Overview: The RNA shown here (transfer RNA) has 75 nucleotides and comes from a Candidatus Woesearchaeota archaeon.

RNA sequence: GGGCCCGUAGCUUAGUCUGGUUGGAGCGCUGCUCUUAUAAAGCAGUGGUCUGGGGUUCAAAUCCCCACGGGCCCA
Repeated sequence: GGGCCCGUAGCUUAGUCUGGUUGGAGCGCUGCUCUUAUAAAGCAGUGGUCUGGGGUUCAAAUCCCCACGGGCCCA
């Protein structure tokens, strides 16, 4: 230099192919119950401008373009 893939909550991730109800789940965190206490268990709560910008559209996490970051391959 060229090509391909990925980026969603503190962490792991579903959803993207086929745009459409409020973006869900597990772990975590907080409070309470229980316990001598802790853990476990139960109950309640807490979470995401979906990497950034622009475009298409009535409507974008989803489609298109650029940038940024990460990974792989070729040279």
Rfam family: tRNA. The family's RNA type in Rfam is transfer RNA. Lineage of the source: Archaea > Nanobdellati > Candidatus Woesearchaeota. The coordinates come from a structure-prediction model, not an experiment, and the mean pLDDT is 82.